A computed fold for a 388-nucleotide RNA from a Kineosporiaceae bacterium, annotated as Bacterial RNase P class A. A source record names the gene rnpB. The RNAcentral record of the sequence draws on ENA. Its mean pLDDT, the model's own confidence on a scale to 100, is 78. Its Rfam family is "Bacterial RNase P class A". Its family is annotated with dimeric ribonuclease P complex, ribonuclease P activity and tRNA processing in the Gene Ontology.

RNA sequence: CGAGCCGGACGAGCGGUCGCGUCACCGGCGCCCGCGAGGGCGGCGGUGCCGAGGAAAGUCCGGACUCCACAGGGCAGGGUGGUGGGUAACGCCCACCCGGGGUGACCCGCGGGACAGUGCCACAGAGAACAGACCGCCCCCUGCGGCCGCGAGGCCGCGGCGGGGUAAGGGUGAAACGGUGGUGUAAGAGACCACCAGCGCGACGGGUGACCGCCGCGGCUCGGUAAACCCCACCCGGAGCAAGACCAGACAGGCAGCGUUCGAGGGCGGCCCGCCCGAGCUGCCGGGUAGGUCGCUGGAGGGCGCCGGCAACGGCGUCCCGAGAUGGAUGGCCGCUGCGGCCGGUUCGCCGGUCGCACAGAAUCCGGCUUACAGUCCGGCUCGUCCC
Numbered sequence: 001c002g003a004g005c006c007g008g009a010c011g012a013g014c015g016g017u018c019g020c021g022u023c024a025c026c027g028g029c030g031c032c033c034g035c036g037a038g039g040g041c042g043g044c045g046g047u048g049c050c051g052a053g054g055a056a057a058g059u060c061c062g063g064a065c066u067c068c069a070c071a072g073g074g075c076a077g078g079g080u081g082g083u084g085g086g087u088a089a090c091g092c093c094c095a096c097c098c099g100g101g102g103u104g105a106c107c108c109g110c111g112g113g114a115c116a117g118u119g120c121c122a123c124a125g126a127g128a129a130c131a132g133a134c135c136g137c138c139c140c141c142u143g144c145g146g147c148c149g150c151g152a153g154g155c156c157g158c159g160g161c162g163g164g165g166u167a168a169g170g171g172u173g174a175a176a177c178g179g180u181g182g183u184g185u186a187a188g189a190g191a192c193c194a195c196c197a198g199c200g201c202g203a204c205g206g207g208u209g210a211c212c213g214c215c216g217c218g219g220c221u222c223g224g225u226a227a228a229c230c231c232c233a234c235c236c237g238g239a240g241c242a243a244g245a246c247c248a249g250a251c252a253g254g255c256a257g258c259g260u261u262c263g264a265g266g267g268c269g270g271c272c273c274g275c276c277c278g279a280g281c282u283g284c285c286g287g288g289u290a291g292g293u294c295g296c297u298g299g300a301g302g303g304c305g306c307c308g309g310c311a312a313c314g315g316c317g318u319c320c321c322g323a324g325a326u327g328g329a330u331g332g333c334c335g336c337u338g339c340g341g342c343c344g345g346u347u348c349g350c351c352g353g354u355c356g357c358a359c360a361g362a363a364u365c366c367g368g369c370u371u372a373c374a375g376u377c378c379g380g381c382u383c384g385u386c387c388c
Base pairs, nucleotide, nucleotide: 001384002383003382004381005380006379007378008377009376010375012337013336014335015334016333017332018331020051021050023048024047025046026045027044029042030041031040032039033038053359057370058369060368061367062366063365064364065240066239067238068237077236078235079234080233081232082096083095084094085093086092097111098109099108100107101106112231113230117229118228119225120224121223134170135169136166137165138164139163140162141160142159143158144157145156146155147154148153178196179195180194181193182192183191197221199218200217201216202215204213205212206211244294245293246292247291253285254284255283256282257281258280265277266276267275268274301320302319303318304317305316306315307314308313338357339356340355341354342353343352344351345350
């Protein structure tokens, strides 16, 4: 310098102006309560603070919180699936193991069990699970022709919907019942032998473990598929902030109780007595409905530093507070700067004009995953080429 791999951060900046939402304060208006001082509620105006995200998204996992249910255990159903850690928890994250890919940095893996049982393996192919014989190879029998031999017969070639052997070679397939070499044979074959690969068993060494290394023995090879049923181990009660809690109406209508010369209830009054009025009064249903308030945002919170740990993460110290709406606010315009595209000019340093600056948007909160995304910055590493 070129080509790449991995991780992290940001995701336009500044100013002006007009608006919007919560909260606090101030001013003024209206209504209500109170003798009053004053208090409460609702609009309006002003000032101040704060006001979307890395994904607020998909709502796919896991939790907090709330209500309901619940002795324990089991069935059914769902989920997870190498090992060891992290965490409130997880299907997430970290480290490692195994398998696959890449020269490499590194990447990918829904990665338990196929000697518990059942099922399936399309097409092609002769044959696809305790398989099979299409071509080929070999032996025997036999027909014809040729040659040799005195002869019995032998050899060669072509053939037979003849009888058998074979799994070396060809062919099909994702996969054909180990590979290479030799012995052997009519031709062949783990039939036998050596080495290798694989499987199972046993011992030793290393590791917390998954697993790795090495040695011996065995039968010689025993296919794949569990995101098919199934088996094994572990986990899971249900619903969700429209959860749930508190305040609490009005109209019509209905039910019950008490009461109407045996007086419910009310007024005067601090209360009793007393005096007066007197036919209705109270409770419930309607309805815990409409409406309002809370839950509601300070939390498994964030920044920085130190310590422990390979890391995920944890501990300590210090600083900070960063939306809380309820028909749902966070926007519009202008100027300058930055970046990018296009056009024109250029003294090749740039200058001018114009257009654009993604994906998207809170609604109980938090940890993840996945998906979308113009562009920018930083760090670590690998390979190639050249120079010192």